Notes
Predicted 3D model of a 75-nucleotide RNA (transfer RNA) from a Bacteroidales bacterium. The prediction has a mean pLDDT of 81.
RNA sequence: UGCCCGAUGGUGUAAUGGCAACACGUCUGACUCUGGAUCAGAAGAGUUUGGGUUCGAGUCCCAAUCGGGCAGCCA
Numbered sequence: 001u002g003c004c005c006g007a008u009g010g011u012g013u014a015a016u017g018g019c020a021a022c023a024c025g026u027c028u029g030a031c032u033c034u035g036g037a038u039c040a041g042a043a044g045a046g047u048u049u050g051g052g053u054u055c056g057a058g059u060c061c062c063a064a065u066c067g068g069g070c071a072g073c074c075a
Base pairs, nucleotide, nucleotide: 001071002070003069004068005067006066007065010024011023012022013021018055026042027041028040029039030038048064049063050062051061052060
């Protein structure tokens, strides 16, 4: 320098172009002598950034940033 892949709650992952879901974790309650386990409920992200397409974008297109991988150049 070029090419490829990725970026979504605290963490790990989902989501035919149609108002972002699940698990763990957190909080509250029940149960318990207490804790754990179990059960019930709640909070928590508008999806890396800026544009574009579209009635509608996490998803498609362009650019950028960051991370990972491969290749090349110089020494």